[in-house]
RNA sequence: GUUCUUGUAGUUGAGUAACAACGGUGGUUUUUCAAGUCAUUGGUCUCGGUUAGAGUCCGAGCAGGAACU
Numbered sequence: 001g002u003u004c005u006u007g008u009a010g011u012u013g014a015g016u017a018a019c020a021a022c023g024g025u026g027g028u029u030u031u032u033c034a035a036g037u038c039a040u041u042g043g044u045c046u047c048g049g050u051u052a053g054a055g056u057c058c059g060a061g062c063a064g065g066a067a068c069u
Stems, first nucleotide, its partner, number of pairs: 001068007010022004023041006045061005
């Protein structure tokens, strides 16, 4: 330098619909802790395009990874 690939909640993942597990916070239970249980918290890498509607499709960029040279 070229090609391919990945980017989603604090973490790890799924996705035709913002979803799960763990985590955080509050309540409940217990003499206390832990465990249980109920509620709650929090997200689509950035910019633009297509579309009635984009996490998803397209382009550019940024970051990580792989192959070739």
Source information: Predicted 3D model of a 69-nucleotide RNA (transfer RNA) from Acentrogobius chlorostigmatoides. Its mean pLDDT, the model's own confidence on a scale to 100, is 80. Its Rfam family is "tRNA". The family's RNA type in Rfam is transfer RNA. The sequence is in RNAcentral, with records from ENA.